[in-house]
A computed fold for a 1457-nucleotide RNA from an uncultured prokaryote, annotated as small-subunit ribosomal RNA.
């Protein structure tokens, strides 16, 4: 885009079109065919008039029926059958054609009946019988009959109809009847024409080969019959043909076509309504009539259904229009007309005509027109967003101001009408004729469903006239609120789980408008079947491989034909349609006129370059013949030696075998080992090679004999003989069957031992089929170069390699250059998504064959064929997903590699893990045991210190604008203090006070009261969030801009060679350069200078108990400022580089040691209980106060400490050495007291002054002597100290007394590389008190590091990937449920076509016809009917084999969850 549509919303007009796609299911009622009185006899009634009441006359020769004529074969309907001469196109001969048209002869004389009628009877009804009378254009004879027909060529046969109009003679003469004339329209004969038909032929014309053979009147002939006509159309008879891979036979499903739709076009669907065939009229089957039918609305018969019935027996056919019912998503009125247009009858008038024109139904479709214009800013109200400032619907409204299309009302008012008739009045023709009739002009009248038409007009008055669908991309058009993976949306992709432009509603927005969406169709995009115009190495897709049939294609020259090809012209290629130009409805849709086109088919004249055919030639394609050459090329006999295994025999003596490590196994009955001897079978080391040969499969000791290919060289013949190859045919690895051998080794299955959670395996010891030979099957492999064949053409390299030739050189091997032929590796141009191919092409052509059309189901089912079976070939559906799939990029993983780091391991040293305690978690418990943190990165964490507070939790008792903030109103100092009550909050009472400015107006701080705006929330949510942190990791990474490369994702650069703690550096290089990291800058330390000494130092003077004090400024030290280290220097070495080794100097030496510093990111990591925050929740409570408990609980696990288990010690006893630090709510000397903790007094310090301070280990002595101790100190118990409102839940600390477990700790595991571990001991912070924690300080002071196999974690590079939530990934099968569609199924059931048989209606033909019989007769028949009979033959029975469909208990396997 499209539609014969439907659905839901919605709906104002008008024009034109269309309107059972379903049930070719069934109808009820009315209509759809009937006309002719001028073929013909016969013929009423009612009404109305008169009436002598009996009829009469009109109605009327009318209606209505009968004979007879012509039409009922067309008009309409539908599409069920039909895949074929049905249709479409072009032809064709052997054929009939009623009306009609032009001409040829002609219509002359009789009979005889039968309807209608009338009478009788008969049946319910349809109807049907007897007699009897009667016409005819009805029927039957007889003359004539050319030109028909038949013939044995002499001859025979065969026809008709008359009605009507006019005028006219005759007679009986009122009147009828009638010869002859004329006219019109019937009749007949027989040719021709026209028109509609019949019938042949060629060619198209849908799917299935999972239909591969069909045919017996079948194919031809001969002869008969039949037919309008040709013909196996029928029949005898004869001969054995016909069709058929170019698709025949069968099956399925369609009515064709012109045209519709789509589409650039080729196509592709698709055959409504218009128009042309064709079929059919309940179903089946038949003829009559007739010009035409095997007949919708005739007829006979059989069926089935309906319907009447008096039960004897009839009747019926809407696929005519209009309606029922049904069916369905689903399609109108039981209209009017016959004025047009046709059509039938008729001589006409006129009659009939659901043909036909019109009208009515429903937006079904096209096409026109409206539902109003212009102005109006306060940008009104109102809605809806807000960032609260305003946007926006919006000139939109409303107000003015105008216009009236259309609809409604009024009044008027064409065209469709030509005709026919009547009537008057010319004319002509025809006739004897002015009649009659025909024709033709003038005039006049009459003919209109549609119609309240179309159109015109008046008046009024914006008056009566908008939706529908979307707005997350595709695709124009966004925001708020509800909702929270619900509720729903969806055409794909896909939204929804508390901030939804995607659910719903709102607004505002976009698109379309009387329609707008949705749903089905079709054709486009779909180059997604590819002819135009696609592929096949890796995405589907090359037959396992050759032969060859048929087919397709096919080298060079000549002539000739004239198959395709080409060009000219005829006919045709219907009308509509479509295109193009006019014309007509106001436009347009839509109607009308011409034109073109109808790309087709056929005739007929030409052309001859290419195809084709015919003859002639040619020689390069393709063959032969001579020679000659390399090979694991086939088949088949003979021979060989090493090796395995077995057997005998000899020597031997304990073990062998196997393995990751065993065992199972073999061996004292003598193995293994060795030595000889023999037996069997099988495969043939080295050579050997990207190596040769084959068509593939494939061939490997040596030799005989057959044999096939292949290549080369030079002649020489044939003279296109070729190339593919559908079908077929053969060969075809390995397992596998079948028959018979044969059997060493190996070895499916089996058996055992091992491993393992298991182990129906990987290992090991055994071991049968099988390997093996013949001879027969299988016919299949990733049968792969995943690459079908032949041919031609298109840069090269390489000292690659196998085999020929010719040439040079050579003694041989061999060596060089040239030409063939094979096989290989590299690369250009070209192709390729892209890896990648690349003269051996996956390049450019050409030719044939095979295959391919998303994944799965499925290479599977049924069927069919091969097979002995296994199983092969061939080869679907249904249902199911939105993707499966190549090929490259990035990253991540790898029980992959390669480099390298790191207390990462190794070496060490000391711990943990067992004990006792401290602590922290988990779990249990509790009214609470408030949260939080959970591998590493949670558990001496948050907490640098839970008794009350703290705190967040339980229990109780209290308060509600609050304990805290800010406005706003009143008030008033505020506070202290006393006293009672009471666990406290807290109440109640009492005493005691008069705040600061000030322009006197008041303002301000504070405190009680009141109201409400709000406060408060240690409640959720850390996965809504900032911030801060952990972690990888102080690892050495992260990235960017130009530029180039690739189609792209990306790559470079960041790789590489080296080097370094380092992406540190240096070369290198299609990169060049930059930033965030790394290092440096910074603080501490360690050396030395200088400045500067007070509280710190004291060499030298003096002085003192004493650096105490004077004094010094020299050293320590203290804090300011500087110097130093840079691979700087020298040797090697490295690329003359970066660096590395080493050594000199130096306090220091190659980052001196430390710390501070954490790239991009990762883990939704932690944390809303630090703090801030969205959102949501609660508000006499999830907020406030209080009091007591609780976090400190304990059958029990796990973290991380502390002490230890002793002699490297314990214990006494005497005496030595720091460093930092901290101090006024404090540290607090000394000195007295107490065994101690501690107390008392109280100097002295706001600190280089004073004080905490005693440093410990060490070492020296002295004692314990290996024991649960003199060890080890938990645990109790008894008395105390201190801090504190308060030591009971639950505090340290001291002294007696008490003295537990523990005697170096399984598995496992953790720290540490130097002033490090261990070890000792000092202080800080928090702190009324309270540390084994945690941070800081120094004392003593090691051991080891060979190295990077291994374990953990990093980092570069690379490498496979079916991973990207990224290996905690992905992901495969059973199993158990639930659905859902197919296969098999004992069977069953329909249904289709065959076969044989029975059967035989109705009818045609044939016989017969002794019965019956009107025309004709020579009277004898004839001819006719009835009745029988026979063959065809429909339904319709019996058997019997299939196809097809449907159901089946249960049964496989597949799909989805």
């Nucleotide at each position: 885009a499209u539609u014969g549509a439907a659905c839901g919303c919605u709906g104002g007009c008008g024009g034109c079109a269309g309107g059972c796609c379903u049930a070719a299911c069934a109808c009820a009622u009315g209509c759809a065919a009937g006309u002719c009185g001028a073929g013909c006899g016969a013929g009423a009634a009612a009404g109305c008039a008169c009436u002598u009441c009996g009829g009469u006359g009109u109605g009327a020769g009318u209606a209505g029926a009968g004979c007879g004529g012509c039409g009922g074969a067309c008009g309409g309907g539908u599409g069920a059958g039909u895949a074929a001469c049905g249709u479409g196109u072009a032809g064709g001969a052997a054929u009939u054609u009623g009306c009609c048209c032009a001409g040829u002869a002609g219509u002359g004389g009789g009979g005889g009946a039968c309807a209608a009628c009338a009478u009788g009877g008969g049946g319910a009804a349809a109807c049907a019988c007897a007699u009897g009378c009667u016409a005819a254009u009805a029927c039957c004879g007889c003359a004539u009959a050319c030109g028909c027909c038949c013939u044995a060529a002499g001859g025979g046969g065969g026809a008709a109809a008359g009605c009507a109009g006019g005028g006219g003679u005759c007679u009986u003469c009122u009147u009828g009847a009638a010869a002859g004339c004329u006219u019109c329209c019937a009749c007949c004969u027989a040719g021709a024409g026209a028109u509609c038909g019949g019938c042949c032929c060629a060619u198209c014309u849908c799917c299935c080969a999972u239909u591969a053979g069909c045919u017996u009147g079948u194919u031809g002939g001969u002869a008969a019959g039949g037919u309008a006509a040709c013909g196996g159309c029928u029949u005898a008879c004869c001969a054995a043909g016909g069709c058929u891979u170019c698709g025949a036979u069968g099956g399925g499903u369609a009515g064709c076509u012109g045209g519709u739709u789509u589409g650039a076009g080729a196509g592709a669907a698709u055959g409504a309504u218009c128009a042309g065939c064709c079929a059919c009229a309940c179903u089946g089957g038949g003829a009559c009539u007739g010009a035409g039918a095997c007949a919708c609305g005739g007829c006979c018969c059989a069926g089935a259904c309906u319907c009447c019935u008096a039960c004897g027996g009839g009747a019926g056919g809407c696929a005519g229009c209009a309606g029922u019912g049904g069916g369905g998503a689903a399609u109108a009125u039981u209209g009017g007309a016959g004025a047009a247009u046709g059509g039938g009858c008729g001589a006409a008038a006129g009659c009939c005509u659901g043909a036909u024109g019109c009208a009515g139904c429903a937006a079904u479709g096209c096409c026109g027109c409206g539902u109003g214009a212009g102005u109006g800013a306060a940008g009104a109200a109102g809605g809806c967003c807000c960032u609260u400032g305003g946007g926006u619907c919006g000139u939109a409204a409303a107000g003015c101001u105008c216009u009236u299309u259309c609809g409604a009302u009024u009044g008027g008012g064409a065209a469709g009408a030509a005709g026919g008739g009547a009537g008057a009045u010319g004319c002509a023709a025809u006739u004897a004729a002015u009649a009659c009739u025909u024709g033709u002009g003038u005039u006049u009248c009459u003919u209109g469903a549609c119609g309240g038409u179309a159109c015109c007009u008046a008046a009024a008055g914006a008056a009566g006239a908008a939706g529908c669908a979307c707005c997350g991309g595709c695709u124009a058009a966004u925001u708020u609120c509800g909702u929270g993976c619900c509720a729903g949306c969806a055409g794909c992709c896909g939204c929804g789980g508390u901030a939804a432009u995607a659910c719903g509603a709102a607004a505002g927005g976009u698109g379309c408008a009387a329609g707008c969406g949705u749903u089905g169709u079709u054709c486009g995009g779909a180059a997604u079947c590819a002819u135009u115009g696609g592929g096949c190495g890796u995405a589907a897709a090359g037959c396992g491989c050759a032969c060859g049939u048929a087919g397709g294609c096919u080298g060079g020259a000549a002539c000739g034909u004239a198959u395709g090809u080409c060009g000219a012209u005829u006919g045709u290629g219907a009308a509509a349609g479509c295109c193009c130009a006019g014309g007509g409805c106001u436009c347009a849709a839509c109607c009308u006129u011409g034109g073109a086109a109808u790309u087709g088919c056929a005739g007929u004249c030409g052309a001859a370059a290419c195809u084709a055919c015919g003859u002639u030639u040619c020689u390069u394609g393709a063959a032969u013949a001579u020679c000659u050459g390399a090979g694991a090329g086939g088949g088949u006999g003979g021979g060989g030696g090493a090796a395995u295994u077995c057997c005998u025999g000899g020597u031997g003596a304990a073990g062998c075998a196997g393995u990751g490590a065993a065992a199972u196994g073999c061996g004292u009955a003598g193995a293994u080992a060795u030595c000889a001897g023999g037996a069997g079978g099988a495969a043939c080391a080295c050579c050997g090679g990207a190596g040769g040969c084959g068509a593939a499969g494939g061939c490997g000791c040596c030799u005989g004999c057959c044999u096939g290919g292949c290549a080369g060289a030079a002649u020489a013949u044939u003279g296109a003989c070729g190339c593919u190859a559908a079908g077929g045919u053969g060969c075809g690895a390995a397992a596998g069957c079948g028959u018979g051998g044969g059997g060493a080794g190996c070895a499916a299955a089996c058996a055992g031992g091992a491993u393992u959670a298991g182990a129906u395996a990987c290992c090991c010891u055994g071991g049968u089929a099988g390997u093996c030979c013949a001879c027969g099957c299988c016919g299949u492999a990733a049968a792969c170069g995943a690459u079908g064949g032949u041919c031609a053409c298109u840069a090269g390299g390489c000292u690659g390699u196998u085999u020929g030739g010719c040439g040079g050189a050579u003694u041989a091997a061999c060596c060089c250059g040239c030409u063939g032929a094979g096989u290989a590796c590299u690369a250009a141009a070209g192709c390729u998504c892209a890896c990648g191919c690349a003269u051996u092409a996956a390049g450019u052509a050409a030719c044939c064959c095979g295959c391919c059309u998303g994944g799965g189901g499925a290479g599977u089912a049924c069927g069919g064929u091969c097979g002995c079976a296994a199983g092969g070939c061939u080869a679907a559906a249904a249902c199911u997903c939105a993707a499966a799939g190549g090929a490259a990029u990035u990253g991540a993983c790898g029980g992959g590699g390669g480099c390298c780091c790191g207390c990462a391991c190794a070496a060490g040293c000391g711990g943990u893990g067992g004990a006792g305690u401290a602590u922290g978690u988990g779990g249990u418990u509790u009214a609470a045991u408030u949260c939080g943190a959970a591998a590493u990165u949670a558990u001496g964490u948050g907490a640098a210190g839970a008794a009350c507070c703290u705190u967040a939790c339980c229990u109780g008792g209290c308060c509600u604008u609050g304990a805290c903030a800010u406005c706003u109103c009143g008030u008033g100092a505020c506070a202290a203090c006393c006293a009672u009550a009471g666990a406290g909050a807290u109440a109640u009472g009492g005493c005691u006070u008069u705040c600061c400015c000030u322009u006197c107006g008041g303002g301000g701080a504070c405190g009680c009261g009141a109201u409400g705006a709000c406060a408060g929330g240690u409640g959720c949510u850390g996965c809504a969030u900032g911030g801060c942190u952990g972690u990888c990791g102080u690892c050495a990474g992260c990235u960017c801009g130009u530029g180039u490369u690739g189609u792209g994702a990306a790559a470079u650069g960041u790789u590489c060679g080296g080097u370094u703690a380092a992406g540190u550096c240096c070369g290198g290089c299609a990169a060049c350069g930059a930033g965030c990291g790394c290092a440096a800058c910074c603080c501490c330390u360690g050396u030395c200078c200088u400045u500067a000494g007070u509280u710190a130092c004291c060499a030298u003077c003096a002085u003192u108990a004493a650096g105490u004090u004077g004094g010094g400024g020299a050293c320590u030290c203290u804090a300011g400022g500087g110097a130093g280290a840079c691979u700087g220097c020298c040797g090697g070495u490295g690329u003359u580089a970066a660096g590395c080794c080493g050594g000199a100097g130096g306090a220091a030496g190659g980052c001196g040691g430390g710390g501070a510093u954490g790239a991009c990111g990762u883990c939704a990591a932690g944390u809303c209980c630090u703090c801030a925050u969205g959102g949501c929740c609660c508000u006499u409570a999830c907020g406030g106060c209080c009091a007591g408990g609780g976090c400190u609980a304990c059958a029990c696990a796990c973290g991380u400490a502390c002490u230890a288990c002793a002699a490297u010690g314990g214990u006494a006893g005497a005496a030595a050495c720091a460093g930092g630090c901290u101090g006024c709510u404090g540290c607090g000397a000394a000195a007295c007291c107490g065994u101690a903790a501690g107390g008392u007094c109280a100097a002295g310090c706001u600190a280089a002054u004073c004080a905490g301070u005693a440093a410990a280990a060490c070492a020296c002595u002295a004692u314990c002597u290996c024991a649960g101790u003199c060890c080890g100190g938990a645990u109790u118990g008894g008395a105390g100290u201190c801090u504190g409102c308060a030591a009971c839940u639950c505090g340290a600390c001291u002294u007696c007394a008490u003295g537990a477990a523990g005697u170096u700790g399984g598995a496992a595991u953790c720290g540490c590389u130097a002033g490090u571990a261990a070890u000792c001991g000092g202080g800080g912070a928090u702190c009324a008190g309270c540390a084994u924690g945690c941070c800081c300080c120094g004392g003593u002071g090691a051991a080891u590091a060979c190295g990077u196999u291994c374990c953990c974690g990093g980092g570069c590079c690379u490498u496979g990937u079916a991973c990207a939530c990224a290996c905690c990934g992905c992901c495969c099968g059973u199993c158990a449920c639930a659905c859902c569609a197919c296969g098999g199924g004992a069977g069953u059931g329909g249904u289709c076509a065959c076969a044989a048989c029975c059967a035989g209606a109705a009818g045609c033909a044939g016989g017969u016809g002794a019965g019956c019989u009107a025309a004709c007769u020579u009277c004898g028949g004839a001819g006719g009917c009835a009745g029988c009979c026979u063959a065809c033959c429909a339904a319709g029975g019996u058997u019997g084999a299939g196809g097809c469909c449907g159901u089946g208990a249960u049964u496989g396997g597949g799909g989805u969850g």
The sequence is in RNAcentral, with records from ENA. The coordinates come from a structure-prediction model, not an experiment, and the mean pLDDT is 84. It matches the Rfam family "Bacterial small subunit ribosomal RNA". Its family is annotated with structural constituent of ribosome and ribosome in the Gene Ontology.